[in-house]
RNA sequence: AACGAACGCUGGUGGCGUGUUUUAUACAUGCAAGUCGAGCGAGGCGCUGUAGCAAUACAGUAGUCGAGCGGCGAACGGGUGAGUAACACGUGAACAAUCUGCCCCUCAAUUGGGAACAACCGGGCCAACGCCCGGCUAAUGCCGAAUAUAGUGUAGAGUCGCCUGACUUUAUGACGAAAGAUUUAUCGCUCAUGGAUGGGCUCGCGUCCCAUUAGCUAGUUGGUAGGGUAGAAGCCUACCAAGGCGACGAUGGGUAGCCGACCUGAGAGGGUGAUCGGCCACACUGGAACUGAGACACGGUCCAGACUCCUACGGGAGGCAGCAGUGGGGAAUAUUGGGCAAUGGGGGAAACCCUGACCCAGCAACGCCGCGUGAGGGAAGAAGGUUUUAGGAUUGUAAACCUCUGUCCUUGGGGACGAAACAAAUGACGGUACCCAAGGAGGAAGCUCCGGCUAACUACGUGCCAGCAGCCGCGGUAAUACGUAGGGAGCAAGCGUUGUCCGGAAUUACUGGGCGUAAAGGGUGCGUAGGCGGCGCAUUAAGUCAGAUGUGAAAUAUCCGGGCUCAACCCGGAGGGUGCAUCUGAAACUGGUGUGCUUGAGUGCAGGAGAGGUAAGUGGAAUUCCUAGUGUAGCGGUGAAAUGCGUAGAUAUUAGGAGGAACACCAGUGGCGAAGGCGACUUACUGGACUGUAACUGACGCUGAGGCACGAAAGCGUGGGGAGCAAACAGGAUUAGAUACCCUGGUAGUCCACGCCGUAAACGAUGGAUACUGGGUGUAGGGGUCAUAAGGUCUCUGUGCCGCAGUAAACGCAAUAAGUAUCCCGCCUGGGGAGUACGGUCGCAAGACUGAAACUCAAAGGAAUUGACGGGGGCCCGCACAAGCAGCGGAGCAUGUGGUUUAAUUCGAAGCAACGCGAAGAACCUUACCAAGGCUUGACAUCCCGAUGACCGACAUAGAGAUAUGUCUUUUCUUCGGAACAUCGGUGACAGGUGGUGCAUGGUUGUCGUCAGCUCGUGUCGUGAGAUGUUGGGUUAAGUCCCGCAACGAGCGCAACCCUUAUUGCUAGUUGCCAACAGGUAAUGCUGGGAACUCUAGUGAGACUGCCGAGGACAACUCGGAGGAAGGCGGGGACGACGUCAAAUCAUCAUGCCCCUUAUGUCUUGGGCUACACACGUGCUACAAUGGUCGGUACAAAGAGCAGCGAACUCGCAAGGGUAAGCGAAUCUCAAAAAGCCGGUCCCAGUUCGGAUUGUGGGCUGCAACCCGCCCACAUGAAGUUGGAGUUGCUAGUAAUCGCGAAUCAGCAUGUCGCGGUGAAUGCGUUCCCGGGCCUUGUACACACCGCCCGUCACACCACGGAAGUUGGGGGCGCCCGAAGCCAGUGGCCUAACCGCAAGGAGGGAGCUGUCGAAGGUGAAAUCAAUGACUGGGGUG
Repeated sequence: AACGAACGCUGGUGGCGUGUUUUAUACAUGCAAGUCGAGCGAGGCGCUGUAGCAAUACAGUAGUCGAGCGGCGAACGGGUGAGUAACACGUGAACAAUCUGCCCCUCAAUUGGGAACAACCGGGCCAACGCCCGGCUAAUGCCGAAUAUAGUGUAGAGUCGCCUGACUUUAUGACGAAAGAUUUAUCGCUCAUGGAUGGGCUCGCGUCCCAUUAGCUAGUUGGUAGGGUAGAAGCCUACCAAGGCGACGAUGGGUAGCCGACCUGAGAGGGUGAUCGGCCACACUGGAACUGAGACACGGUCCAGACUCCUACGGGAGGCAGCAGUGGGGAAUAUUGGGCAAUGGGGGAAACCCUGACCCAGCAACGCCGCGUGAGGGAAGAAGGUUUUAGGAUUGUAAACCUCUGUCCUUGGGGACGAAACAAAUGACGGUACCCAAGGAGGAAGCUCCGGCUAACUACGUGCCAGCAGCCGCGGUAAUACGUAGGGAGCAAGCGUUGUCCGGAAUUACUGGGCGUAAAGGGUGCGUAGGCGGCGCAUUAAGUCAGAUGUGAAAUAUCCGGGCUCAACCCGGAGGGUGCAUCUGAAACUGGUGUGCUUGAGUGCAGGAGAGGUAAGUGGAAUUCCUAGUGUAGCGGUGAAAUGCGUAGAUAUUAGGAGGAACACCAGUGGCGAAGGCGACUUACUGGACUGUAACUGACGCUGAGGCACGAAAGCGUGGGGAGCAAACAGGAUUAGAUACCCUGGUAGUCCACGCCGUAAACGAUGGAUACUGGGUGUAGGGGUCAUAAGGUCUCUGUGCCGCAGUAAACGCAAUAAGUAUCCCGCCUGGGGAGUACGGUCGCAAGACUGAAACUCAAAGGAAUUGACGGGGGCCCGCACAAGCAGCGGAGCAUGUGGUUUAAUUCGAAGCAACGCGAAGAACCUUACCAAGGCUUGACAUCCCGAUGACCGACAUAGAGAUAUGUCUUUUCUUCGGAACAUCGGUGACAGGUGGUGCAUGGUUGUCGUCAGCUCGUGUCGUGAGAUGUUGGGUUAAGUCCCGCAACGAGCGCAACCCUUAUUGCUAGUUGCCAACAGGUAAUGCUGGGAACUCUAGUGAGACUGCCGAGGACAACUCGGAGGAAGGCGGGGACGACGUCAAAUCAUCAUGCCCCUUAUGUCUUGGGCUACACACGUGCUACAAUGGUCGGUACAAAGAGCAGCGAACUCGCAAGGGUAAGCGAAUCUCAAAAAGCCGGUCCCAGUUCGGAUUGUGGGCUGCAACCCGCCCACAUGAAGUUGGAGUUGCUAGUAAUCGCGAAUCAGCAUGUCGCGGUGAAUGCGUUCCCGGGCCUUGUACACACCGCCCGUCACACCACGGAAGUUGGGGGCGCCCGAAGCCAGUGGCCUAACCGCAAGGAGGGAGCUGUCGAAGGUGAAAUCAAUGACUGGGGUG
């Protein structure tokens, strides 16, 4: 795009078409084929006449009726598509091998007789259908006779042709026709010729699928004779011969009516075969003939069968695939209508009759076409709806409203064409189409879609549910994808869905594809058929080309024109019709024939090379075994071992022997072969290639379906052989296991002969042949030439590498093509199922070859790219390892977590990167949890109303308290109206939530990681993803820098800039300092004073590989040195690229959405977060003598302080208390620094170590230390004697060790954050562990190795194979039976016409028999399908 469609929703009108695609299923009822009296007889009715009063009788009839005889028709028209793969159909020929009623032209004729049978009458049988006997009768019915030009026999002549022959004609013999009617105009009848029309038969070509159908055929193929037919013919019969068909697809199976045409497509094609037209076939199923011009006959006959109906049970009737209609089937397809008015048909002389053909109407949006459902104006942009950022936006000129119009519609009036002949008459449709008038916007819009493809977006609901879906895919709480709404898009009386076919699909490729790696080259050769084929000449004309003729029906389609108002539709004309056939011509090319040629091919001659093949023989090295000698304890084997061998003497070694297999070095991307493959030497036989030559043949060629041969390894059969090796097997190891890898043994086998098998990643994953198309460089075998010493150059054949053009998806190929062309063969057409099943062929078997489908998926695959990953490689870094020091893991305690418990033990954090974390400090509070008691506009904010004048504060009572009640006290301003403010009460908006979602978010943070990376612009390369830059050579802490380079630059990172610390100058000099001077004290910068020093805190300087040397590439840089307080980044800090982890946090805060609202909010009291069998993390204190303890005695830094730090004095053993100076601090206080140093003591113990636990008594803070704080004193004195596997930190002022301070804080650190004191050891080095960076490689990974993924087993479902069998179908074969019927035979039956005087005959009929023969029966096999316990694999989850 299309449709004979169906389904869903919807539906105004007209025209033209179309309408059982399914059960060729069964049919009630009506109709669909009759007509002719001008063929015939009889009868009825009517009419007329005569007789009669009439009934009636008789005669007649231009009338009429139905039956019969007779004629024509019924073989057309109409239906259907079952069968049919066929001369059925299409197309073109042929009939010298044929028929043709009615029709047309022409010729001749139509003479004369006869006998019957229906109807009818009489009789009989019968349920019905119907039948029997006797009698009468007509004809255009039937039968003889006459005549006749056909035909036929015999004899002859002529003309022509297509082989047999055809036509014309002469003579002669036998046989052979006719019908009348009538209105007198005609219509018929008979013979013959011709025509027309319609048939019959034959032939060429074309016409679906399966080869898992390869052989078929006995009347089969042909001949002779006979029969038969309209007619050729095995069409039939007898005999003879053995043929005929088939890979160019016979036979068999499946499917199917064929065509014009229709749909699609640019075309070529592909699909279809409704309506219309041509042909065929069929008429309940099967068979058969009769009649006839024509049938083997849809509405005829006979027989058989199935089914239905009637029956008196004896027997009968029927055939809608005609038009309507009914049941049934089905997703599905109409009225039991009108009319012969038109067109056409039958009969008739005609009038006319018949016609479900046909013309019309009805039903159905089934299709095509046309029209309408209104048009113009109309902004307050109404209301309502939807949405919103609350402003608005949108629906939307849409509506309302105003002005118009009248198609369809309704009513009324008028009113056709189709009607032609023949003057008249004649219309079903139909009072229809059409015209006029009036009426009134009134009665007339839906469907699908809106994630992309694909035009069209928002809100709500839902929450991987419900659902959607053509493909991709949507939906797990913000869904443009589901449902609804608003809005929008598209089409429109329709719109969607489903189905089918074509297109897109170059996705079967003729036009017009491919095969190295995506599917696809046969394992290789030889060769048959076939296909293709070198140069010249001549000829032919099959192909080819040109012209002509015929045909290619009509309709359709195209173009032009015309008719319905247009269109659909209809009509006229034109052109075309690729095809087929015949004739004529051309001769280049292809083919055929003939004749030549030598370049393709082959032969000869002359050479050299070679693991080419087969057979026989020979050789040495090595392994193993045997014998003997020497010799002694091991050997062997592995990562390490063990099994094994060995004191019965191994291994080792020497000598001799046996036997089998394989041939080191040479040896080479060297050689040979078709491939498989071939490797010691010699001989024999033998194949091929190459080079040179140009003597011979003269296209002898290439390819090659089938076919034949060869064909590694393994395997099989028979017989040998068997040293080594070695499936199976055994043992030992390894391992979680180890039916493996490793080891010790070891049998088939490996070897030989003969015979099978016929497969391999049989690979160059690349079929063969021929020709052409730049080069360079090796190598093997020849030849020419130059020079002759090596060598150079040219050429042929083979074998490699690199590369241009070209080609290719890319990788790559590139004269050995995957380039450019030609010829031939093989093969491919998404993945899986599956190289499976079934069938067949081959094989001893194993198995091989051939080779599907159901079902299932939306991919499977190739090449390349970027990452990530690797028990891949290279380079490099890091307290990563190593080297060290100190720890943790064991103990007790502290603290956090898990778990458990609980009314609650609030919540969060979870590998590193949660766990002394949020928490810089839970007794109440905090507090979020629990129990109980309260409040409900609320503890808190804003707005409104009312009341009060306060609120606050003090006191009392009840209560656990919140709270409630009561008493006392009690505003400001003012223009005196009130206002402000506060409290209380009330109403509703709202408050409130540490309720949920960190996977809706902002912000903040952790981590990789202070790792050196991450990117961009332009350019260039690539089809592209991308690459280049950023890689490479060096170097660095660094993508730091240098050099190189199709790159050149740039950005974020690195570094630097900032703070601090180390040195120092300057400035400043109090509260800090005190050298010199002076004063003073018991002593002290205490005082005067000083500004030097220290210090304080501002501002500068200083370090840059700057200098020297060496290395390096004259670079960057590195190493060493000098100077310097400091040296190569001086130490430390802040600072964290692109990004990753849906990392953490909704409980800091903010915030979308959801949820609660007398509660998930809020207030209060008490409890809990502090529980405790246990497990883990982080710490503290220790286990002691480098120590504990006692006494004495030094030296810091950085901080904090008024609800504070708190001196001195005093009390207390102490914690602390009392009193109180000073200090908002370089001034005062905390404040004592501790380790250290000096001295005493302890003497290696569970201790004078260690301090847990517990008791008693105290202190402090606080409303309050019971749950649940800290401290002191006395007493108590647990575990613990250096810690398993494992594991952490640290590279210098570091580790370790020692104390001090601060934040939080009423009180409460072993935690945290800071400060200084003392102050080490080790670092060979980068193999390994962990993490990271760069380059490279492989990849089936990309959620990226915590990836992907294989098979069994278990479960569910699905389709399929096998299977003892069972059931059914179709087809053929053999036999039996044998209806009707044709044909033949037959007798003692019957017989009107003719012959005969008669007898009888001719002819005919019935009967009987036979051949053939349908249905039926039966038998054996083959085949197709269904089903089958069980079983097998496969697919999906």
This is a predicted structure of a 1437-nucleotide RNA (small-subunit ribosomal RNA) from an uncultured Bacillota bacterium. Its mean pLDDT, the model's own confidence on a scale to 100, is 83.